Two RNAs folded together computationally: RNase P RNA and transfer RNA, 454 nucleotides in total. Rfam match: Bacterial RNase P class A. Its family is annotated with ribonuclease P activity, tRNA processing and dimeric ribonuclease P complex in the Gene Ontology. The coordinates come from a structure-prediction model, not an experiment, and the mean pLDDT is 77.
[in-house]
RNA sequence: GGAGUUGGCCAGACAAUCGCUGCGUGCAAGCGUGGAGGAAAGUCCGGGCUCCUAGGGCAAGACGCCAGGUAACGCCUGGGGGGCGCGAGCCCACGGAAAGUGCAACAGAGAGCAAACCGCCGAACUCCCGCUGUAAAGCGGGGGUGGUAAGGGUGAAAGGGUGCGGUAAGAGCGCACCGCGCCGGUGGUAACACUCGGCGGCAUGGCAAACCCCGUCCGGAGCAAGACCAAAUAGGGAGGCAAGCGGCACAGGUCCUUGAGAUCUGGGCCGCACGUAUGGCCCAUACGUGUCUCCGGGUAGGUCGCUUGAGGUGCGUGGUGACACGUAUCCCAGAUGAAUGAUUGUCUUCGACAGAACCCGGCUUAUCGGCCGACUCCUUUA
RNA sequence: UCCCCGGUAGCUCAGUGGUAGAGCGACGGACUGUUAAUCCGUUGGUCGGCGGUUCGAAUCCGUCCCGGGGAG
Numbered sequence: 001g002g003a004g005u006u007g008g009c010c011a012g013a014c015a016a017u018c019g020c021u022g023c024g025u026g027c028a029a030g031c032g033u034g035g036a037g038g039a040a041a042g043u044c045c046g047g048g049c050u051c052c053u054a055g056g057g058c059a060a061g062a063c064g065c066c067a068g069g070u071a072a073c074g075c076c077u078g079g080g081g082g083g084c085g086c087g088a089g090c091c092c093a094c095g096g097a098a099a100g101u102g103c104a105a106c107a108g109a110g111a112g113c114a115a116a117c118c119g120c121c122g123a124a125c126u127c128c129c130g131c132u133g134u135a136a137a138g139c140g141g142g143g144g145u146g147g148u149a150a151g152g153g154u155g156a157a158a159g160g161g162u163g164c165g166g167u168a169a170g171a172g173c174g175c176a177c178c179g180c181g182c183c184g185g186u187g188g189u190a191a192c193a194c195u196c197g198g199c200g201g202c203a204u205g206g207c208a209a210a211c212c213c214c215g216u217c218c219g220g221a222g223c224a225a226g227a228c229c230a231a232a233u234a235g236g237g238a239g240g241c242a243a244g245c246g247g248c249a250c251a252g253g254u255c256c257u258u259g260a261g262a263u264c265u266g267g268g269c270c271g272c273a274c275g276u277a278u279g280g281c282c283c284a285u286a287c288g289u290g291u292c293u294c295c296g297g298g299u300a301g302g303u304c305g306c307u308u309g310a311g312g313u314g315c316g317u318g319g320u321g322a323c324a325c326g327u328a329u330c331c332c333a334g335a336u337g338a339a340u341g342a343u344u345g346u347c348u349u350c351g352a353c354a355g356a357a358c359c360c361g362g363c364u365u366a367u368c369g370g371c372c373g374a375c376u377c378c379u380u381u382a
Numbered sequence: 383u384c385c386c387c388g389g390u391a392g393c394u395c396a397g398u399g400g401u402a403g404a405g406c407g408a409c410g411g412a413c414u415g416u417u418a419a420u421c422c423g424u425u426g427g428u429c430g431g432c433g434g435u436u437c438g439a440a441u442c443c444g445u446c447c448c449g450g451g452g453a454g
Stems, first nucleotide, its partner, number of pairs: 001378010012347007020035006037353001041364002044362005049222004061217004065079005080094001081092004095213002100211002102207002117152002119148003124145009160178006179202001180200005185194003226304004236295006244272005250266006256259001273289006311330008383453007392406004400437001407425006430446005
C1' cells in the first nucleotide's frame, strides 16, 4: 500500500423567526420547562400488569451437546463436537435409527433378517462327449446343480479401507496397520478428549424440519384488559300525597260447593264525570285520569390504569464473558382525531430506513453516509 | 390493537415428499357458402421471494412480501 474479518458508536449540528403538544405558574396575555427510534416495524418468542378460572390428569404446543447468565426465554455468554475458509474468523433445529411403525421415485440382477446381470471358478455332486486301457480307472473338453462380493455396471445410498497370506475362484477366512464399537484408566464440574490399556473381526446404513420414544417447560384472555364517578329518556324497587263510577267481552291467579260458581288483578273498548289544549262562552274535537321524593342497575360522557422502571449515566469491585454487587447522580413523550413541524442563514457536502399509543427483555427484517478499536492474509521498503 | 386464511398456466381450481395437471381460454387445421357449435393438434408455469432439512421440496421448517377476512 492492497484485500479482508470482527466489536462498538453516530444517525446532522448551531442560530433566528413562526407554529403544535404534555406539565408548572398566572385572572388573562404570557413566561418557564419536556417532547420519537435503533429499529418506535414484523407481532416471532419470554415476562410484568389486569380480569376470569383453578382438584388432578390427558391431549395439543414448544424446546433438545455441556456449563453458566437472567424475572423469564425458543435469548445471551463461555466451552465441546461437526462443517467451511490459507488465515483473522464464520455457520450448525447438535437427544434417540439396537422400542415400534413407516419412506426411498427412476435406474439397477439386487434397496433392507441383502442380491448373482456381465464377469471369475470348476474344489464338491451329477450328465454327456473324446482319447488311453481287457477292465477298474485316468486324462481332456462341454453342460447342469452350484461357489464367489475381488472386477465391471446402476444409483443419492450396494453391509469398513490398504497390503500380505490364503483359495478352485474368492471372501475379516487369517494376519499387520488404519478406521469402528464396547469395557476400563487418565484429564476435565460436564459435554468430551487421549500418542493409554484390554476385548470384539465388524454384528441392524440413511431419513425423527415422517409418525413416534425419552427428557424439560407450559391454565385462558388481553389496556377497547380492568377500576371508579355518573346525565337526559325509558324501564325496576320503596315511600308520601292525591284518588271517579258503571257496563261489555277477554287473559291470568286464588277458594271450594268443580259450576253458565265466587272473588282478585291486569290491560282493551263503550258511556258518563273530571283535567288540559283549541275557543270569549256553550256545543264539539283531541289528549290524559296520577303525581312527587328517594334507592339501585346500566348507557352517553368523564376520570384512573399511563409511565419511577427487572430505569438511565458515571465511578469502583468480582467474573475470561454474558452479567452481578456497591456507590453517587438524573427524571428523559404520554396523546385520545391523536403533538414532535415549517422557513431562512452558517458549517465546501447533509442525505438512508423509518414515527410512540400499557410497559419491559430478546429475536428477525429495513437502513445513505461516516467515526473509533482489535485482528488476519498478500506485496513492498528499512 | 389483536387474530385467522390464502398466493400453482391469461382465468377458475386440483395436486400434502418422487419428472406439475384439469376445465375454460389463446393459436393452427378440418367441417361450412360464412359464422357458431363440433372434431384434431399445438401453446402456455421463477408453484409469491429468500434461506434451510432431505438423495430429492409446490408439498416439511424458518423468515420476509402481497392479498382477503374476522373480533372489540